[in-house]
RNA sequence: GCCCAGGUGGCGGAAUUGGCAGACGCGCUACCUUGAGGUGGUAGUCCUGGAAACAGGGUGGAGGUUCGAGUCCUCUCCUGGGCA
Numbered sequence: 001g002c003c004c005a006g007g008u009g010g011c012g013g014a015a016u017u018g019g020c021a022g023a024c025g026c027g028c029u030a031c032c033u034u035g036a037g038g039u040g041g042u043a044g045u046c047c048u049g050g051a052a053a054c055a056g057g058g059u060g061g062a063g064g065u066u067c068g069a070g071u072c073c074u075c076u077c078c079u080g081g082g083c084a
Stems, first nucleotide, its partner, number of pairs: 001083007010026003019067001027045006046057004060076005
């Protein structure tokens, strides 16, 4: 240099027909259980603002297509693999 795969909450990782983003698991927080812990159970857990209701933002970055994009197209950054 060329080709291929990938980048999504604190972590792993779903969402492929383009139709509610974050399922599920881990971790964490509160409470119950215990003498105390562990295990187990219930609830919560992307970010910002807010007492709440709710509002806005959010899939590496920037554009584009579309009523609608994590998903398709272009450019770009990064990671892994292959070829030379």
The RNA shown here (transfer RNA) has 84 nucleotides and comes from a Phycisphaerales bacterium. It matches the Rfam family "tRNA". Rfam classes the family as a transfer RNA. Gene Ontology term of the family: triplet codon-amino acid adaptor activity. Model confidence (mean pLDDT): 81 of 100.